[in-house]
RNA sequence: GGCAGUGUAGCUCAGUGGUAGAGCAGCAGACUCAUAAGCUGUUGGUCGCAGGUUCGAAUCCUGCCACUGCCA
Numbered sequence: 001g002g003c004a005g006u007g008u009a010g011c012u013c014a015g016u017g018g019u020a021g022a023g024c025a026g027c028a029g030a031c032u033c034a035u036a037a038g039c040u041g042u043u044g045g046u047c048g049c050a051g052g053u054u055c056g057a058a059u060c061c062u063g064c065c066a067c068u069g070c071c072a
Base pairs, nucleotide, nucleotide: 001071002070003069004068005067006066007065010024011023012022013021018055026042027041028040029039048064049063050062051061052060
């Protein structure tokens, strides 16, 4: 330098055009002499950045950025 993949909650990941979700973590409650585990509830998101298409974009298109792999 070329090609491909990945980027979504604190972490690991789902979601492939129509209200952004799960598990873990955090917080609260109940339980317990107390703590933990388990139980119930709950907070938390400019969906990497910018533009385009569309009535509507995390999703489709373009450019850029970061990381990973392959080729040279």
This is a predicted structure of a 72-nucleotide RNA (transfer RNA) from a Patescibacteria group bacterium. The sequence was found in a public genome assembly. It matches the Rfam family "tRNA". Rfam describes the family as follows. Transfer RNA (tRNA) molecules are approximately 80 nucleotides in length.